[in-house]
The RNA shown here (SAM riboswitch aptamer (S box leader)) has 119 nucleotides and comes from Kytococcus sp. HMSC28H12. Of the family's consensus pairs, 97% are formed in the model. The RNAcentral record of the sequence draws on Rfam and Ribocentre. It matches the Rfam family "SAM riboswitch aptamer (S box leader)". Rfam links the family to the GO term regulation of gene expression.

RNA sequence: CAUCCAUCACGACCGGCUGAGGGAUCAGGACCGAUGACGCCGGGGCAACCGCCUCGUGGGCGACCACGAGGAACGGUGCCACCUCCUGCGGGGAGCCUCGGCUCGCCGGAAGAUGGGAC
Numbered sequence: 001c002a003u004c005c006a007u008c009a010c011g012a013c014c015g016g017c018u019g020a021g022g023g024a025u026c027a028g029g030a031c032c033g034a035u036g037a038c039g040c041c042g043g044g045g046c047a048a049c050c051g052c053c054u055c056g057u058g059g060g061c062g063a064c065c066a067c068g069a070g071g072a073a074c075g076g077u078g079c080c081a082c083c084u085c086c087u088g089c090g091g092g093g094a095g096c097c098u099c100g101g102c103u104c105g106c107c108g109g110a111a112g113a114u115g116g117g118a119c
Stems, first nucleotide, its partner, number of pairs: 003117006013043005021032002026088004044080003049076003052071008084111001089108003093104004
């Protein structure tokens, strides 16, 4: 880098440095930003994917393994504006209409992010 699985409508700020754009790409929007955004650092916090514990079910001679539910938050990660900020691709629906179309919403994808697994 590619790949498999799961999750992505909840939640979480203070300071220092820097100094102009920013939130994945591209596009269209709407937002945030010199009342200092984004980024980096220190501290704090949120959450619970993996490691940990308990119970249940199943498998195993056993050590243990798989799945589900719950617990803890010490470790490994992650995260702390706006739904992954919204939309773009596909499939229906509802309403309006000058019958060319327009608006709203639902479902599913693509892409992305995070964790874990395999390689």